This is a predicted structure of a 119-nucleotide RNA (SAM riboswitch aptamer (S box leader)) from Virgibacillus sp. YIM 98842. It was read from a public genome assembly, where an Rfam model found it. Model confidence (mean pLDDT): 80 of 100. It matches the Rfam family "SAM riboswitch aptamer (S box leader)". Rfam links the family to the GO term regulation of gene expression.
[in-house]
RNA sequence: CUCUUAUCAAGAGCGGUGGAGGGAAUAGGCCCUGUGAAGCCCGGCAACCUGAAAGUAAGUAAUACUUGCUUUUCACGGUGCUAAAUCCUACAGACAUUUUCAGGUCUGGAAGAUAAGAG
Repeated sequence: CUCUUAUCAAGAGCGGUGGAGGGAAUAGGCCCUGUGAAGCCCGGCAACCUGAAAGUAAGUAAUACUUGCUUUUCACGGUGCUAAAUCCUACAGACAUUUUCAGGUCUGGAAGAUAAGAG
């Protein structure tokens, strides 16, 4: 970097450092920020992987073992996250409203983020 699967409206600091930007990219909007942005450190949150227990299905000769699935639990370890829904919209469809335009609600898609696995 590519592919597959899952998740993305919950949660998380009045700390230190740092000094001007930040909210992925493009466009539009809307925000955060010298009452201190990004980054880094510490703290915290969560529970994807890991650990423990129970149930269940399949395989094997096997009360045992292996694998899959479900539920509960822990937070030592591997990651991640720590303004706003992934900040909102962009493409398609449905619904309702309106004289029309614009705008609204819902579903799906695209793009993205994170984890696990494969290449």